Molecule: c-di-GMP-I riboswitch aptamer
Organism: soil metagenome
RNA sequence: GAUAAAGGCAAACUCACCGCGAGGUGAGCACGCAAAGCCAGAGGUCUCAUAGAGACGGCUCGGCUGCCGAA
Numbered sequence: 001g002a003u004a005a006a007g008g009c010a011a012a013c014u015c016a017c018c019g020c021g022a023g024g025u026g027a028g029c030a031c032g033c034a035a036a037g038c039c040a041g042a043g044g045u046c047u048c049a050u051a052g053a054g055a056c057g058g059c060u061c062g063g064c065u066g067c068c069g070a071a
Base pairs, nucleotide, nucleotide: 001068008033009032013028014027015026016025017024018023031058037064038063039062041061042060043059044056045055046054047053048052
């Protein structure tokens, strides 16, 4: 952080599997992303078999790391 280039990720939806669920994984696809890489540390949202356990990093902040690069 450019109407650049190389490479990368992949929302919604569909299918399959897992989970009570929030959701997750894989495949297809392409809404978007310069950390849409990693970490549940703070906040937030959500779920449940009821209440202390869990989900979300593509919600905000924080920590660590990192590709390319004109003027």